Source information:
Transfer RNA from Candidatus Woesebacteria bacterium GW2011_GWB1_33_22, 82 nucleotides, folded computationally. The organism belongs to Candidatus Woeseibacteriota, within Bacteria. Its Rfam family is "tRNA". The family's RNA type in Rfam is transfer RNA.

[in-house]
RNA sequence: GCUCGGGUGGCGAAAUUGGUAGACGCGCGGGAUUAAGGAUCCCGUGGAGCAAUCCUUGCAGGUUCAAUUCCUGUCCCGAGCA
Repeated sequence: GCUCGGGUGGCGAAAUUGGUAGACGCGCGGGAUUAAGGAUCCCGUGGAGCAAUCCUUGCAGGUUCAAUUCCUGUCCCGAGCA
């Protein structure tokens, strides 16, 4: 340099014939239980805001009524080729 794969809440990881994001697990918070813990079970848990509401899939654009998904550029990580 070329060709592929990947980047999503605090962490791991889903969702792609485009249909309105974060399932599931871990962690964390609250509760039940216990003498107190651990384990187990129940509820909650992306960010901002008093709220209405707004923002969020590496970053910047484009297409579309609608983009994690399609297109372009670019950054980072990994693999292969030269």